[in-house]
Context: one part of a larger RNA
RNA sequence: CACCGCCCGUCACACCACGAAAGCUGGUUAGACCAGAAGCCGGUGACCCAACCUUCGGGAGGGAACCGUCCAAGGUCUGGCUGGUGAUUGGGGUGAAGUCGUAACAAGGUAGCCGUAGGGGAACCUGCGGCUGGAUCACCUCCUU
Repeated sequence: CACCGCCCGUCACACCACGAAAGCUGGUUAGACCAGAAGCCGGUGACCCAACCUUCGGGAGGGAACCGUCCAAGGUCUGGCUGGUGAUUGGGGUGAAGUCGUAACAAGGUAGCCGUAGGGGAACCUGCGGCUGGAUCACCUCCUU
C1' cells in the first nucleotide's frame, strides 16, 4: 500500500497443549475382621536324658511333644490421599490466499458502549436501566480575536 481500507463470529481442515468423563490399573495410608510361620515368655509334660543326690526303686534338674499370650508376611471388606490410562466430550491457542454472513471502526448506513433478561446458524437482535468515551442542528453561559 490510506474505505477497492479495516475488521467480527459460527462452520470446515491441520497441528498443539489443557479440562471433564463411565470405567480400567498402580502407589500410599487408616479402620474392622480372618488367619497365624519362626521366636521369646507362661502352662502341661504319662515320653526321653551323661554329670548332682540316692536306701539303686527313685529324686532334683533338663529336654522332646502339646496348649496358650504376643506377633511378621498373607487374606476379606470399607474409606482417605495421590499417579497412569480411557470410548467420548468441552472450550482454548496457532496456521498467505476455504464457507456463511457484515456485528464494530465515518451518524459504519438502526450512534456506540456497560449491566441485566429473553431470543437467534454466526457475528448478533430485542426489552429495561445507565454512560458519552456520540455526529448533526438550534439555543444559553463563558473565553479569545